[in-house]
Molecule: transfer RNA
Organism: Bathycoccus prasinos
RNA sequence: GGCUCAGUGGUCUAGUGGUAUGAUUCUCGCUUUGGGUGCGAGAGGCCCCGAUUUCGAUUAUCGGCUGAGCCC
Numbered sequence: 001g002g003c004u005c006a007g008u009g010g011u012c013u014a015g016u017g018g019u020a021u022g023a024u025u026c027u028c029g030c031u032u033u034g035g036g037u038g039c040g041a042g043a044g045g046c047c048c049c050g051a052u053u054u055c056g057a058u059u060a061u062c063g064g065c066u067g068a069g070c071c072c
Base pairs, nucleotide, nucleotide: 001071002070003069004068005067006066007065010024011023012022018055025043026042027041028040029039030038048064049063050062051061052060
């Protein structure tokens, strides 16, 4: 330099053109003498950045950034 893949809460992850799933984490309550476990409620992300298409983009297209792999 070229090609491919990935980027979504604090962490990991699903997902599809109609403002996003689950786990974990944290807080509160119940349970316990207390803790743990369990149960319930809540907090926490407008999806890497910009542009374009569209009534509408996390999703499609283009460019960029970062990371991983392969080739030279």